Context: one part of a larger RNA
Parts: sequence; C1' cells; structure tokens
RNA sequence: UUGGGCGUAAAGAGUGCGUAGGCGGUCUAUUGCAUCUGGUUUUAAAUCUUAAGGCUUAACCUUAAGGCUGAAUCAGAGAUGGGUAGACUAGAGGGUUAAAGAGGAGGCUGGAAUUUCUGGUGGAGCGGUGAAAUGCGUUGAUAUCAGAAGGAACACCAAAGGCGAAGGCAGGCCUCUGGGGAACCCCUGACGCUAAGGCACGAAAGCUAGGGUAGCAAAGCAGAUUAGAGACCUGCGUAGUCCUAGCCGUAAACGAUCCUCGCUGGCUAUUCUUCCCGCCAAGGGCGGAAAUAUGAAAUAUUUCCGCUUUUAGCGGGGGGAGUGGCGAAGCUAACGCGUUAAGCGAGGCGCCUGGGAAGUACGAGCGCAAGCUUAAAACUC
Repeated sequence: UUGGGCGUAAAGAGUGCGUAGGCGGUCUAUUGCAUCUGGUUUUAAAUCUUAAGGCUUAACCUUAAGGCUGAAUCAGAGAUGGGUAGACUAGAGGGUUAAAGAGGAGGCUGGAAUUUCUGGUGGAGCGGUGAAAUGCGUUGAUAUCAGAAGGAACACCAAAGGCGAAGGCAGGCCUCUGGGGAACCCCUGACGCUAAGGCACGAAAGCUAGGGUAGCAAAGCAGAUUAGAGACCUGCGUAGUCCUAGCCGUAAACGAUCCUCGCUGGCUAUUCUUCCCGCCAAGGGCGGAAAUAUGAAAUAUUUCCGCUUUUAGCGGGGGGAGUGGCGAAGCUAACGCGUUAAGCGAGGCGCCUGGGAAGUACGAGCGCAAGCUUAAAACUC
C1' cells in the first nucleotide's frame, strides 16, 4: 500500500460557515468524451501456458501454436456516467398565517440574604471543632431593633422541562436581533450533500490596561492533628472570581458515538404545533314564552327555553417536529445499541495501525508570556 477499523480495546477534528475537490432527483432530444464491441498495426528475444521433439530421466534445451499487458488507428453501439438543449416537482429555497422558547446584544429595575457602618436595647461571653486552640469581646462583642452603604448571585416557579452549531443560556421589564418547528400547497425550479486549505465562534484557568471588590478564596500567615504535616480540620487572607477593551485557543470541549439522505415491528412518557370528537364556562346571533316601562301598537330592558356560532380550559384520538424510558428483528468480543441505531444501504470529510521513549526533541507557524498547533528518531520491552 491493500485489507480492516474508529461508544468502552488504537482511532470522530470542540463547534459552525464555506473555497477547491468528490458525489448528485424525474422526463425528452442530441452528442459520442468516458464506457463497450469488432478489425488492423505495434507490444524484440528470453520468461509464462499447451503440444510435440532432443539429451538414459528430470532440471535443461529446441520447434510450433497460444496467451499476457499497454498504446495507436478505423468502423460501430447508444444502456450507464459526462457535455449541450428543453421540460418537471417528490430534494432545496422562498411566501402567507397563528403559536413556543433561560437563543444572542444593550439598557432600566426588584426583593431576600451575607458583610460593613451609624444609632437604640442589653451586659459576658461569642465563635469554632471529633475534641480544641488560634480569633472576636467590658474601648461593650454575640443576640435583637431601626437606618444607611456596597458588591455578587437570583429561592419558590423548576420538570425525566425548554432554547442554542458547540461552548453555553435562568429575578422582572423594554429595545434591537438570530435560528428552528407547524399549517396552507401560493412562488422559484435541482438552485443540492460533503468539505482539504481558509475564516469565525469557543467553559474554566491564565495574561495586558483601566475600574470594582460583599461573599468565597489558589499563594501566604497562624492554630490544631501527626513520628513529621510543606495536607486533610480551624481562624485570617492576597491574586482571582465581577465590569469594560484586547489576548489566549485549551478541557472527561462526552452521547468518550463526524455530517447529510433513504429504508426497517412495537409499547410507554413528555414538550411544541395542527386536525377531529366529547365535557364545562363565558360572550355574540336568531326564534319562542313571561314580566316591566308607555293609554295601545311598535320599541327597549330583564328572566327562562331551544337552535347556532366564537373564545378559553379540561379529557380522548389522529398527523408533524423534538426530548426520554423499555424493547421485535438485526448488530456487537461482551457490555450493550435498537426509527434520536452501535440495524440495512449511499455520498463526503477526519482519524487509527504494539507498549514505552512522547504528544516529547528539532524545525516551522501563532502568542506579551504561560504556552498552543504541527510532529519524529535513536534506544528499549
């Protein structure tokens, strides 16, 4: 290399967008590039196959026929792929309508709690632990009441729930804004899938500059524990955690499961949407009856009954989209997976090839640095 693989044995890039490339729906016509068929030429000899012959046999040698592989050229075929032209709507995209959502950015704002400060009450302890001590406290602590300041995080709702490509997203309100699903089947007419490079996003920690700092808390200090204690426990406590701007680019970035499409039994739960049926409540319309108002009619109001219709809620059933549990077939080394596949197929990309040395050295690129990415070998088992 071929082959075989990638949930857990080595192996799916953290995620998306997208360039080249690869691959690509249905029908018709045409072309004849790929493809296929036949002929001719060439493909030295030896080698290979078959047959016959020669060395006593074999190996070996000789002769004849054939084969092999590629190329050129001529003629033809028209399925499949490609090109060209035309058409289609099942893929894809758009439109309209009504809904769902912690999706993102900015602004405004709320209450509880912790801490600190000020004042009142009060008067000896508080705190902490396995037990203690360090610590705080008569310059009045802890406790309790009132007020103030400031920062960070949002109890209940809350869920096996929702949204997002991933990272991730949660008090409330407003503004701007992205994506997905459903119904209608109105428009475009293959406009598609994947994606080497590339670009963008990317938890926490860390870095730069400026701010902020209530609580927590690496480092550090102290008290314990202990043989020792550079720890676990305790009291303090600085970076940091928060905000703005800019870097970093890594994680058990996990579903340890790449993306897209098609096909293949079910049961059950839940979220969103749509249709149908039933129940209940409220409202509207029509008809009838009674009462009241006016002297009567007409009209108006109220009450009751019947029909019809709209909206909200509840329950049941069907369709679509998501999220879970269990399981037929099948798969799997087993565990398990099982219409959200690890089943059966197709297209594209990434990656693996014994352990250690090593995700290291060197080189290169990036970075302020920390370091990251790419990535060996000697040697050894």